[in-house]
RNA sequence: GAGCCGGCUGGACAGUCGCUGCGUCGUUUCACGGCGUGGAGGAAAGUCCGGGCUCCACAGGGCAGGGUGCCAGGUAACGCCUGGGAGGCGCGAGCCUACGGAAAGUGCCACAGAAAAUACACCGCCUACGUGCCUUCGGGCGCCGGUAAGGGUGAAAAGGUGCGGUAAGAGCGCACCGCGCCGGUGGCAACACUCGGUGGCAGGGUAAACCCCACCCGGAGCAAGACCAAAUAGGGAGGCCCGCGCGCCGCAUGGCGCGCAAGACGCGGCCCGCGUCUGCCUCCGGGUAGGUCGCAGGAGGCAUGCGGUGACGCAUGUCCCAGAUGAAUGACUGUUCCCGACAGAACCCGGCUUACAGGCCGGCUC
RNA sequence: GCCGGGGUCGCCUUCUGGUCGAGGGCCCCUGUCCUACAAACAGGUGCAGUAGAGUUCGAUCCUCUACCCCGGUACCA
Numbered sequence: 001g002a003g004c005c006g007g008c009u010g011g012a013c014a015g016u017c018g019c020u021g022c023g024u025c026g027u028u029u030c031a032c033g034g035c036g037u038g039g040a041g042g043a044a045a046g047u048c049c050g051g052g053c054u055c056c057a058c059a060g061g062g063c064a065g066g067g068u069g070c071c072a073g074g075u076a077a078c079g080c081c082u083g084g085g086a087g088g089c090g091c092g093a094g095c096c097u098a099c100g101g102a103a104a105g106u107g108c109c110a111c112a113g114a115a116a117a118u119a120c121a122c123c124g125c126c127u128a129c130g131u132g133c134c135u136u137c138g139g140g141c142g143c144c145g146g147u148a149a150g151g152g153u154g155a156a157a158a159g160g161u162g163c164g165g166u167a168a169g170a171g172c173g174c175a176c177c178g179c180g181c182c183g184g185u186g187g188c189a190a191c192a193c194u195c196g197g198u199g200g201c202a203g204g205g206u207a208a209a210c211c212c213c214a215c216c217c218g219g220a221g222c223a224a225g226a227c228c229a230a231a232u233a234g235g236g237a238g239g240c241c242c243g244c245g246c247g248c249c250g251c252a253u254g255g256c257g258c259g260c261a262a263g264a265c266g267c268g269g270c271c272c273g274c275g276u277c278u279g280c281c282u283c284c285g286g287g288u289a290g291g292u293c294g295c296a297g298g299a300g301g302c303a304u305g306c307g308g309u310g311a312c313g314c315a316u317g318u319c320c321c322a323g324a325u326g327a328a329u330g331a332c333u334g335u336u337c338c339c340g341a342c343a344g345a346a347c348c349c350g351g352c353u354u355a356c357a358g359g360c361c362g363g364c365u366c
Numbered sequence: 367g368c369c370g371g372g373g374u375c376g377c378c379u380u381c382u383g384g385u386c387g388a389g390g391g392c393c394c395c396u397g398u399c400c401u402a403c404a405a406a407c408a409g410g411u412g413c414a415g416u417a418g419a420g421u422u423c424g425a426u427c428c429u430c431u432a433c434c435c436c437g438g439u440a441c442c443a
Base pairs, nucleotide, nucleotide: 001366002365003364004363005362006361007360008359009358011336012335013334014333015332016331017330019039020038021037022036023035024034025033026032027031041342045353046352048351049350050349051348052347053221054220055219056218065217066216067215068214069213070084071083072082073081074080085099086097087096088095089094100212101211105210106209107206108205109204122151123150124147125146126145130143131142132141133140134139159177160176161175162174163173164172178201179199180198181197182196183195184193185192186191225293226292227291228290235284236283237282238281239280240279243260244259245258246257247256248255249254262278263277264276265275266274267273300319301318302317303316304315305314306313307312337340367439368438369437370436371435372434373433376392377391378390379389384423393412394410395409396408397407398406416432417431418430419429420428
């Protein structure tokens, strides 16, 4: 000088005026005022996962559907985290990985190319075997064929190099490398091995295509849910009393409907008016408006010690740290610095992801 | 707050892992006709997969992340 990894912070101080939760005191209840005290974040965000909590459902198991996917551990749980393995990138510190199965089945692989999956004969190479014609007897041209070594196409073409072998070739044979299987050793395991044996080699890619295998998942969400509960109307039960007329049912001093009268209630200061209802009284249940709870003492923070490589766990001590419901956490002034980014809780918690001016600390590499 | 759905030319919409150039209608432009405009006819071009990663030989399509838009929900049904 260039980088890598991890952690912390996210202006400070003073004054004045406000907002809001709680406690306490005062004034006449309501309400108001005084005093004291608390008052946004590392992401409060996106709502992408997981759990707590609440209601509903539920004997148990299965199907369907969804999710996860190397191994081990942590955790309340997870798709998160830690450690390890394998693969890839980087000189390195380090970083990244949806990383089970394509030798269960099905599907797809455009264009190009002979052939795209039961491999294939376009060019090239070869005429040993069989066979036709010609011949200067060296051979030549064919047929039937052989060949995956070479060329060419493609993202992808059925192990690689060398020697032997052959008509030319080919794991056809051999050596080494690679691969599969079996065993051994190390490891809890994934897996590894300069280990031993064995097989000439299984046969392209795609599962963020269907699918198979293993494991996990009941549904909804605080606008969940619980409690109190006004007025009018309406449901049920009992007692007393039945305004008039008409119609229907009926054995009915009953029931229903319509009209009139009267009354009650709502709108409203009152009257008129309009609307709803119908005998009066008492009781019961549901429940709207509205209110209260849920709602912050929690898988909580900090410090120390111990165990563990670590995530994390255990023990002891200590602290209480927002709780609104039109929704508070602000405004102004002064001083100062390096002139301050992204951004505002709404039931709570653990993660992930995304946004973010600047500053500080530690470890490491070239 | 919670829960769902969706982003394709200026607008509405079709499409599907494939070659090319993502198609159609309205729109727009030019010409003919007309004194002129409209309509009609002929022709043409322009304008597109919200953004970024990943899977794949190949992505508008499959997956993830971000952004934007729309809808439902206040006792039960």